Predicted 3D model of a 415-nucleotide RNA (Bacterial RNase P class A) from Frigidibacter oleivorans. The organism belongs to Frigidibacter, within Bacteria.
RNA sequence: GCGGAUGGCCGGAUGACCGCGGCUGCCCACAGGUCCGUUCCGCGGAUACCUGGGCAGGCGAGGAAAGUCCGGACUCCACGAAGCAACGGUGCCGGGUAACGCCCGGCCGGGGAAACCCGAGGGAAAGCGCCACAGAGAAGAGACCGCCCGCGAUCCGUCGCGGGCAAGGGUGAAACGGUGGGGCAAGAGCCCACCGCGGACCUGGCAACAGGGACGGCACGGCAAGCCCCACCGGGAGCAAUGCCGAAUAGGGGCCUCGUGCGGGGAGCGGGCAACCGGUCCGCCGCAGGGAUGCUUCGGCCCGAGAGGCCCGGGUUGGCAGCUGGACCCCGUCCGCAAGGGCGGGGCGAGAGGAAUGGUCAUCCAGGGGGUUCGCGCCCCCGGACAGAAUCCGGCUUACAGGCCAUCCGCGCAU
Numbered sequence: 001g002c003g004g005a006u007g008g009c010c011g012g013a014u015g016a017c018c019g020c021g022g023c024u025g026c027c028c029a030c031a032g033g034u035c036c037g038u039u040c041c042g043c044g045g046a047u048a049c050c051u052g053g054g055c056a057g058g059c060g061a062g063g064a065a066a067g068u069c070c071g072g073a074c075u076c077c078a079c080g081a082a083g084c085a086a087c088g089g090u091g092c093c094g095g096g097u098a099a100c101g102c103c104c105g106g107c108c109g110g111g112g113a114a115a116c117c118c119g120a121g122g123g124a125a126a127g128c129g130c131c132a133c134a135g136a137g138a139a140g141a142g143a144c145c146g147c148c149c150g151c152g153a154u155c156c157g158u159c160g161c162g163g164g165c166a167a168g169g170g171u172g173a174a175a176c177g178g179u180g181g182g183g184c185a186a187g188a189g190c191c192c193a194c195c196g197c198g199g200a201c202c203u204g205g206c207a208a209c210a211g212g213g214a215c216g217g218c219a220c221g222g223c224a225a226g227c228c229c230c231a232c233c234g235g236g237a238g239c240a241a242u243g244c245c246g247a248a249u250a251g252g253g254g255c256c257u258c259g260u261g262c263g264g265g266g267a268g269c270g271g272g273c274a275a276c277c278g279g280u281c282c283g284c285c286g287c288a289g290g291g292a293u294g295c296u297u298c299g300g301c302c303c304g305a306g307a308g309g310c311c312c313g314g315g316u317u318g319g320c321a322g323c324u325g326g327a328c329c330c331c332g333u334c335c336g337c338a339a340g341g342g343c344g345g346g347g348c349g350a351g352a353g354g355a356a357u358g359g360u361c362a363u364c365c366a367g368g369g370g371g372u373u374c375g376c377g378c379c380c381c382c383g384g385a386c387a388g389a390a391u392c393c394g395g396c397u398u399a400c401a402g403g404c405c406a407u408c409c410g411c412g413c414a415u
Base pairs, nucleotide, nucleotide: 001411002410003409004408005407006406007405008404009403010402012364013363014362015361016360017359018358020060021059023057024056025055026054027053028052031051032050033049034046035045036044037043038042062386066397067396069395070394071393072392073391074238075237076236077235079299080298081297082296083295084294087234088233089232090231091230092106093105094104095103096102107121108119109118110117111116122229123228127227128226129223130222131221144169145168146165147164148163149162150161151160152159153158177195178194179193180192181191182190196218197216198215201212202211203210204209242321243320244319245318252312253311254310255309256308257307258306261287262286263285264284265282269278270277271276289303290302291301328347329346330345331344332343333342334341335340365384367382368381369380370379371378372377
């Protein structure tokens, strides 16, 4: 210098003028409200409390505010707890975290010469199912070409029949271990070596897993982004949540489930001079029963003539709260390979609400093009992407002109 890989950061700057939305302060009686006076209804006065007008100050989008795909905070709904079922999700191992399908570190497999990248990466000897086309044969398989032996025929090229075989060819995404040697009529794990595979064992590692020497002659193809099995996780709805005020409506209609138990006690009442006795249509107690929409158990609650569930219909859509300070940001230090965590110090960064954050000009900074020049330089023109808060966080994914920094790999040249 060229080519490549990874991680991080920025994503126009300054000034002037005009404009927009909140907030704070000051001023104004022009208009409406409010209050006071008058009187005969319209005037006069007060007030900056509300709407309003003016001035000043200060603040005002992002790395993705986006997609709304995951995980939470928060709020309401379903009585509470436990278990089971159903449904949905996740899926190598260890760690991080409030949590995650995210992140970090590692393992295994694949790609690359390397830096490095990619992987829905549990289980196929629990069971079921499927494996298109081609092919003889696609899972306890098979013989099309072919190889070998015997018999027969022969026009001496071969052909037919019977038997043995699966090495070679061929089909396919995949052909029932692979390569080499021995062996054999030809062959074959038939035998042997190495590789692969299998279940144990030993060593290392928290683990995934790796390594090792024996043993087994091979039995066990692939697919779980097909059913399924295993482990773990999960109630539903969302800030148009939800609460308060105001306004409006006048509490409408339909359907369904269960339901009048038993015992004790018992005023009022009746009787009695009284102690007391009798008796009940009961608001007291107990037992049993019933109810709240997957089921069961336990607890609590409710029901005695009502309790409960579901659906339809009508009205209002104005104000305030929720609302922005938080798993927050920056710096230092310690622990950790890292993600991250602990401690200390400092900082405050939109809060609108049918929705503000914009425009013009000038100069500069990047970038592109042209002219001139050997070149440096000078002049002119163009010109800054993707996009945009709407309860708030942690992620992922997607979009993005242009630029900067750091580390690493390979090649070339110079020393």